This is a predicted structure of an 87-nucleotide RNA (transfer RNA) from a Nitrososphaerales archaeon. Lineage of the source: Archaea > Thermoproteati > Nitrososphaerota > Nitrososphaeria > Nitrososphaerales. It matches the Rfam family "tRNA". By type it is a transfer RNA. Its mean pLDDT, the model's own confidence on a scale to 100, is 81. It was read from a public genome assembly.
RNA sequence: GCCGACGUCGCGUAACCUGGUAGCGCGCUGGUCUGGAAAGCCAGUUUCCGCAAGGAAUUGUGGGUUCAAAUCCCACCGUCGGCGCCA
Repeated sequence: GCCGACGUCGCGUAACCUGGUAGCGCGCUGGUCUGGAAAGCCAGUUUCCGCAAGGAAUUGUGGGUUCAAAUCCCACCGUCGGCGCCA
């Protein structure tokens, strides 16, 4: 240099093919239970702002298509793998 795969919440992993509420597990927070704890059970848990009601942003980055993009298209960045080049 060429080809391919991959990049999603604190961590892991789906949803991508076939566009339509970002799911599940772990962890964490609160509650329940207990003499106390662990385990179990219930609820919550992307981020930021806000006393609250609520608002804004968000799937590596930036664009494009579309009523609508994690998903399709383009460029770039990064990781991994394969092939090649120079010496």